FMN riboswitch aptamer (RFN element), 117 nucleotides, folded computationally. The sequence was found by an Rfam model in a public genome assembly.
RNA sequence: CUAAAUCUUCGGGGUUUGGGUGAAAGUCCUGACCGGCUGUUAGAGUCAGCGAGCCGCAAGGCAGGAGAUGGUGAAAUUCCAUUACCGACGGUAAAGUCCGGAUGUGAGAAGGUUUAG
Numbered sequence: 001c002u003a004a005a006u007c008u009u010c011g012g013g014g015u016u017u018g019g020g021u022g023a024a025a026g027u028c029c030u031g032a033c034c035g036g037c038u039g040u041u042a043g044a045g046u047c048a049g050c051g052a053g054c055c056g057c058a059a060g061g062c063a064g065g066a067g068a069u070g071g072u073g074a075a076a077u078u079c080c081a082u083u084a085c086c087g088a089c090g091g092u093a094a095a096g097u098c099c100g101g102a103u104g105u106g107a108g109a110a111g112g113u114u115u116a117g
Base pairs, nucleotide, nucleotide: 001117002116003115004114005113006112007111008110009109010108015031018030019029020028032097033096034087035086036050037049038048039047045085046084053062054061055060067083068082069081070080071079089100090099091098
């Protein structure tokens, strides 16, 4: 250093005090704000795949969203500019941002130990 086994730690952000309507809204209207993990000739919420939900002892199955135009460049749907769009389930005045399942789960990240080469 590589492989296998095993252990530990880490592992999701954002409207309750912008304004409006209303008996009631952090849920509606208007405005504001946020962006998990791996990959990709070059950096991604919107490309490819994965996780989070539900079913199952398990293998696994089901459900589940979104981008264009222009520019630079060898290379970018990832950068820059412009302008859009999206966001599980249950609760509740209709929720990406509140409360709850959840001191949960988790893609994965870092490190330790053992064995083999």